[in-house]
Order: sequence, then C1' cells, then structure tokens
RNA sequence: CCAGAGGGUCGGGCAGCCGCGGCUCGGCUUUUGCCGGGGCGAGGAAAGUCCGGGCUCCACGGAACGACGGUGCCGGGUAACACCCGGCGGCCCUGGACCUGAUCCGGGGUCAGGGAAAGUGCCACAGAAAGGAUACCGCCGGCCUUAGGGCCGGUAAGGUCGAAAGGGUGCGGUAAGAGCGCACCGCGGGCCCGGCAACGGGAACGGCACGGCAAACCCCACCGGGAGCAAGACCGAAUAGGGGCGGCGCGGGGCUUAUUGCUCCAGGGUCUGUUCCGGCCCAGUCGCCCGGGUUGGUUGCUUGAGGGAGGGAGCAAUCCCUCUCCUAGAGGAAUGGCUGCACAGCCCCCGAAAGGGGGUGGACAGAACCCGGCUUAUAGACCCUCUGGCAUU
RNA sequence: GCCGCUUUAGCUCAGCUGGUAGAGCACAUCAUUCGUAAUGAUGGGGUCAGAGGUUCGAGUCCUCUAAGCGGCACCA
Repeated sequence: CCAGAGGGUCGGGCAGCCGCGGCUCGGCUUUUGCCGGGGCGAGGAAAGUCCGGGCUCCACGGAACGACGGUGCCGGGUAACACCCGGCGGCCCUGGACCUGAUCCGGGGUCAGGGAAAGUGCCACAGAAAGGAUACCGCCGGCCUUAGGGCCGGUAAGGUCGAAAGGGUGCGGUAAGAGCGCACCGCGGGCCCGGCAACGGGAACGGCACGGCAAACCCCACCGGGAGCAAGACCGAAUAGGGGCGGCGCGGGGCUUAUUGCUCCAGGGUCUGUUCCGGCCCAGUCGCCCGGGUUGGUUGCUUGAGGGAGGGAGCAAUCCCUCUCCUAGAGGAAUGGCUGCACAGCCCCCGAAAGGGGGUGGACAGAACCCGGCUUAUAGACCCUCUGGCAUU
Repeated sequence: GCCGCUUUAGCUCAGCUGGUAGAGCACAUCAUUCGUAAUGAUGGGGUCAGAGGUUCGAGUCCUCUAAGCGGCACCA
C1' cells in the first nucleotide's frame, strides 16, 4: 500500500433569499382576521411493534391449587428485560512449538448452551437390522452331497444401506471372532484438590451399561393480572336515559299499630379457572345485540432511569461526586425550495506525471404519551484492532 | 397511533403428531353430437409470500422481512 473480518463515531457544512407550523410581543380591526418583530421547530434509526418498564384505568383483594404464556451454562450490571459485560464449555477457522500425527501454547468467529439415567413419541426411503436390534453377502466348525451346493450351529472383524449401525486405535487371543484379555484415548458414577459458580485438574475403580431429536409432547427451576394516551379526568352541546334475546333471582324472620323504614339469615350477581375467606351491589342484576345523539374545548403533554464536561471506583458492562444545559408538543398533523461558496465521491477532456478545466451530485427515511433495549433499512466519510499478500529498510 | 388475522395451482380452500403436496371450479386433448353445451376419460400446471435458523429431513417448528385484510372515539 492492497484485500478480508470485527468494532466504534459521524451521517451533509456555511451564507443569502423565498416559504411552512406552533409560541410570544406590538399595531390595525366590532369579531373572524390581517401586518410587523422576536424566539423555537425530527432521527440514528423517529421504522418494525419484537421484548422490558414508567404512567393511567379496571376490585390486580388475601391464601392454596390449576391452566396458559415466557425465559433457560455461570457470575455480575440494571428500574427491568429475551438487553449488556466478564467468564466457562462445545463447534469452526487460523498461527507457533514438533519430522508427521497426537499433544501443548496462543488469536479470531459462532452458539435459543437446563434435563435424553422420569416417562411417552418419532427416526421416512434404503437396508439383514433404526434401539436392550439383527444375520443378506461374507468368515469359521460339523453333517450330507448328484461336487453346483444344501442343512444345522457359531460370529459381529469385513462388505452392503443410511443422516445415524450399540465405544475407537493397536497388540494378544481364537476354529473364526468378540472388552474375551491388555495398553492408550473416550465414557460412567463416587473420591480428592482448585474455583463464589459454570467448570477444570488428579489418582484409583468400572469392560461400556448410557444413539439422535425437547425451535416434539414433557420434566425441573424461575418469571408473568388485564387493557392500553382512541388509557384516563373535567367542561359544554345534542338525542328516544328507547327496544330485543339470554343466565340467575325476586325467600324467610325480628322491631314497628300498619304502609314506609331499619335490621338479621338464606339466596343471587360481580371481583376474567376452581375452592375457602373477604369486599361491593340487590328487588333486581349481569352478558350480548339493535337503535338514537355529538364529531367541540381544556387537561393528560413533556424535566427525564435526560444531555455535555471534569474527577473517582471497576478488567468491563456500569455506578458515584461536582459543574453546566434544557430548545417540537399538534389538529390527519409543519421543518421545504432556489442560488452561491468551500468539502468528499463519480464521470469526461488535456497532460508522461504533478496538476488543470468542465459536468454530475450526497443515502435510509418524518416525532404523535414517555423511556431502556433488540431487530430491520442506510449513499458515503473517518478512526481502532486482527489476519493474509506485496514492496522497501 | 394501538390491537388482532391471513398468505398453498389461474380462483376458492384442505393438508392431523415434520417424511416425495391434494380437492372443487377453471385450462388442454380425446370420446359423444350434424354442431355447441352438458357428460365421460386422460393430462398439464406449485421455488407452499421472501430470507435465515433447528433437524438427517420444514408447507408444518422458531426468528426476521414483505404484502394484504379487519377492529377501536365520546354521550345518554
């Protein structure tokens, strides 16, 4: 210098003119409104609405059980999370040590990464056999034979099929074989050591019993009330405070001369599954549907887990302290256009090059109650780390 | 703005517990008829909206994206 991977920051600048939407001040106008001044006016994703909260309403009432949904290595961070940081383990790529392999020491990427020794289920086709399996070819032994082979038995080393064939390699052993025996590796449960833990290391034992799938049912642990600013509150206007269907109920006692009223019990409705306790309502109550009226104003509304600078703790995420700043709040809803100058990019021409001239031209996309994340879209510019190649010293 | 649903042949839809994707109508050819329709027989036609993942294997399970559809205010 080039290429690749990962991460971070920015994502059009300045000036002039003309516009757009709120706010505010002044003038004119009876009002509607008009004119002038000042100040403010989109993003890193405002998006998808995928998670987590704030806020608001609904009896989210208490306890137990259940259903449904979600999360899932360990530790930490946080208001919280499916997010972030650090670590562990698996897989993949790569560098070095080494003659190769194994092994050891690094670097990078990636992982929805609990449990398959609780149970159920599935593993199509092919194949002999798909899960406490099997014998098609083969190998070996015995018997028979018409000498092609046939029958019986042993075996799982080899072949075949498949995504996957019931530990692997080597030596011994055997009729042939086989963890049948041994060494190493893998695996298993217990023991010791290190670590908060995930997990790692070690020696002895066990002959292997334990295939895969849980983004199949399920089991275990933990978490979760529902709806959403069209939530909700206040004011105003208008209308028929109307109708239909369905569920349950309209019971008893006492005080009172009695109606009324009060009270008690039972019952019903509701409190989003069931039970118990409890709250509220009741002569009605609850659910669904049809029909009627309005399309107004105010509020919620933007100062908040907020931004910037400095210092400190921590590997980091993050947290603490000090100073400072605050700048859309909106109704179908505004932030745009032109010109000029620089800047980066691209194209053309001149030129050996340096350079000069001309043209083109800057993406994705638009707040709608507010935050923290994730994901998706994004022309281009800059910075950092790692790897490979080339050149020079 | 908020909340739900759908996408499979030209059209309307099935597809269970993952194992080579089906039905009806439509289309083509043949038969039947003087001819057409109807009827009968045969046949073609699908990147299961797109991408990625889990799995040996995905229309089906999970995630993201795209397109389309539906619902909602207040008062009495």
Molecule: RNase P RNA; transfer RNA
Organism: Allosphingosinicella sp.